This is a predicted structure of a 249-nucleotide part of an RNA (large-subunit ribosomal RNA, domain VI) from Parcubacteria group bacterium GW2011_GWA2_42_14. Its Rfam family is "Bacterial large subunit ribosomal RNA". Rfam links the family to the GO terms structural constituent of ribosome and ribosome. Lineage of the source: Bacteria > Bacteria candidate phyla.
Context: one part of a larger RNA
RNA sequence: CGCAAGAUACUUGAGGGAAGUCGUCCUUUGUACGAGAGGAUCAGGAUGAACGAACCUCUGGUCUAUCGGCUGUCACGCCCGUGGCACUGCCGAGUAGCUAUGUUCGGAAGGGAUAACCGCUGAAAGCAUCUAAGCGGGAAGCCCCUCCCAAGAUUAGGUAUCUCGAUAGAUCCGUGAGAGAUUAUCACGUUAAUAGGCUUCAGGUGUAAGUGGAGCAAUCCAUUCAGCCGAGAAGUACUAAUAGAUCAU
Numbered sequence: 001c002g003c004a005a006g007a008u009a010c011u012u013g014a015g016g017g018a019a020g021u022c023g024u025c026c027u028u029u030g031u032a033c034g035a036g037a038g039g040a041u042c043a044g045g046a047u048g049a050a051c052g053a054a055c056c057u058c059u060g061g062u063c064u065a066u067c068g069g070c071u072g073u074c075a076c077g078c079c080c081g082u083g084g085c086a087c088u089g090c091c092g093a094g095u096a097g098c099u100a101u102g103u104u105c106g107g108a109a110g111g112g113a114u115a116a117c118c119g120c121u122g123a124a125a126g127c128a129u130c131u132a133a134g135c136g137g138g139a140a141g142c143c144c145c146u147c148c149c150a151a152g153a154u155u156a157g158g159u160a161u162c163u164c165g166a167u168a169g170a171u172c173c174g175u176g177a178g179a180g181a182u183u184a185u186c187a188c189g190u191u192a193a194u195a196g197g198c199u200u201c202a203g204g205u206g207u208a209a210g211u212g213g214a215g216c217a218a219u220c221c222a223u224u225c226a227g228c229c230g231a232g233a234a235g236u237a238c239u240a241a242u243a244g245a246u247c248a249u
Stems, first nucleotide, its partner, number of pairs: 001152001005163007015149004021049007033038001051106005059100004066093005071086006110144003117137004169247004173189005194240003197236005203229003210223005
């Protein structure tokens, strides 16, 4: 821009895409078969491999604005205690998030038309013949069924509701994340929990500083499962979403 008024929701599905795999074991059954050796079909059940999708409860990985330890040096006047730099200075852990080697799930079942092939009836050709007329069966394959996208499907579909005048609705603007390069999408804008802050909790680290005590001291003990804390959960209007403008016939 189109879909001959403008919108907001919910949809149909023309068409397209994805998937489609293969073992092992048990029962039937040591049965049918076979002199024996050996050893089934059909049917039912169990469990895997590889592949794929989603997810992070578990097992792990990472986690450069979390916690702790350690070294050198500089600084905060000194001690103590801290901070900067040294690959994140190095090391030990590690929440959210992101992840696989982790977890869950998938291939199924069913229907239709068929291939090779197997048949029924049956002439041409008094017989025979699956075929010439006619009618069946038959595959991991084909078309459906399953999942996803989908009305620019210009054949532009359908249903419900709203708006006829400064009204429906939308945008700008602002707070943001289940989103993200920008845009878009989604949540929210005081009739508010959208983000920050704060409180409580979860979780991480591992027992802060100060003070007191023990020891000649290094150090240890108590206060103290402390202190501190990024992303997590709930609550709470303290801060910011104010005020407004534009489009839309």